[in-house]
RNA sequence: ACUACAGACCGCUCUGUCGCCUUUCGGGGAGGAAAGUCCGGACAACACAGAGCGCCGCACCACCUAACGGGUGGAAUUCCCGGAGCAGUCCGGGGAUAUAGAGAGUGUCACAGAAAAUUACCGCCACGGGUCAAAAGCCCGGGGUAAGGGUGAAAACGUGCGGUAAGAGCGCACGCUGCAGCCGGGCAACCGGCGGCAGGGAUAAACCUUGCGGGUUGAAAUGCCACGCACACCUUGUUAUAUGCGUUGCUCGCGCAUCAUCCUUCGGGGUGGCAAGGGGGGUAGGCAGCGCAAAUCCUGCCGGGCGACCGGCGGGAUCAGACAAAUGACAGAGCCCCCGGCGCGAGCCGGGUGGACAGAAUCCGGCUUACAGGUCUGUAGUUUUU
Numbered sequence: 001a002c003u004a005c006a007g008a009c010c011g012c013u014c015u016g017u018c019g020c021c022u023u024u025c026g027g028g029g030a031g032g033a034a035a036g037u038c039c040g041g042a043c044a045a046c047a048c049a050g051a052g053c054g055c056c057g058c059a060c061c062a063c064c065u066a067a068c069g070g071g072u073g074g075a076a077u078u079c080c081c082g083g084a085g086c087a088g089u090c091c092g093g094g095g096a097u098a099u100a101g102a103g104a105g106u107g108u109c110a111c112a113g114a115a116a117a118u119u120a121c122c123g124c125c126a127c128g129g130g131u132c133a134a135a136a137g138c139c140c141g142g143g144g145u146a147a148g149g150g151u152g153a154a155a156a157c158g159u160g161c162g163g164u165a166a167g168a169g170c171g172c173a174c175g176c177u178g179c180a181g182c183c184g185g186g187c188a189a190c191c192g193g194c195g196g197c198a199g200g201g202a203u204a205a206a207c208c209u210u211g212c213g214g215g216u217u218g219a220a221a222u223g224c225c226a227c228g229c230a231c232a233c234c235u236u237g238u239u240a241u242a243u244g245c246g247u248u249g250c251u252c253g254c255g256c257a258u259c260a261u262c263c264u265u266c267g268g269g270g271u272g273g274c275a276a277g278g279g280g281g282g283u284a285g286g287c288a289g290c291g292c293a294a295a296u297c298c299u300g301c302c303g304g305g306c307g308a309c310c311g312g313c314g315g316g317a318u319c320a321g322a323c324a325a326a327u328g329a330c331a332g333a334g335c336c337c338c339c340g341g342c343g344c345g346a347g348c349c350g351g352g353u354g355g356a357c358a359g360a361a362u363c364c365g366g367c368u369u370a371c372a373g374g375u376c377u378g379u380a381g382u383u384u385u386u
Stems, first nucleotide, its partner, number of pairs: 001382010012334007020029003031357001035368002038366005043218004050252004055214005060074005075099001076097009100209002105207002107203003121149002123145003127141005157175006176199004181194005222288004231279001233278006242258006259272005296317009335355002337352006
């Protein structure tokens, strides 16, 4: 200097003029993503927020956190770079993972191929028949075979030896994979070792099974005030261990209500209240939610931890609060970047419709996406110079 990976930060500045929002009148005024609305919560309401099913989400282990589908560290599998080695393999660094179960069941694996799971195309073997001089060769028939060949991503665990009519885990040796048991290391996932048993494979971001978790709604939540109108409308119910409404899609449980009066031919009817639904009318104004005071932010020191982070002792801050929605426009100078020229170099001159992505709306922690240009740190490697 370059490459790969991980991480942090800046991302225009100043002056002047005019303009905007808020205010306790001192002052303050858009981000790392404010975006997407994908997760998790705080908070609010439903009386409490119960159980089962449905539905949804997650899934290696341990830890962090208010919680999470997030983060940290580790394990396994896998990819890339480098080194050692004859090779198998080992070591170091970095990246990825939708990482429970295929021995509960169902489904799928195109095309090619005989066949994608118990299949036989070519082939191999023995038998019978025909031809033939012939036991060779060729043709036909049924039988045995899965070693050799072909197709394919994948074809009944692999290699070698024996055995057989020809073969086959049929037998043996050495391996591979899976399961169970024991021993050692580790909190654990797992790693290593020794035996025994077994032997088609892939796929669950296919259906499914197992384990864990989830009450619903969402600031247009919710609470309150003023103004105004027309409800004197319709339907149903007002039953008693049952009915209606509410709580969540269903069921159970739970909660609230199940009333008053008049008439009666005693069947019931009317009126009012209450509840649910329908029809109609009026309103669209204002306040709070919003002191955005907190899982808050900045900072010094100490302790614990590999780390994310946790604990303790201090100091400081309150850093937008709008409601159709403010935080801006113009001018000048500077800075950064790009192009061209001059210069040994530092630098100088000229040009640029170059200065990114973008804009709060209850708030916070994450994830994902977008981003001109610039600065810095760490790890591994390569090259050159000293």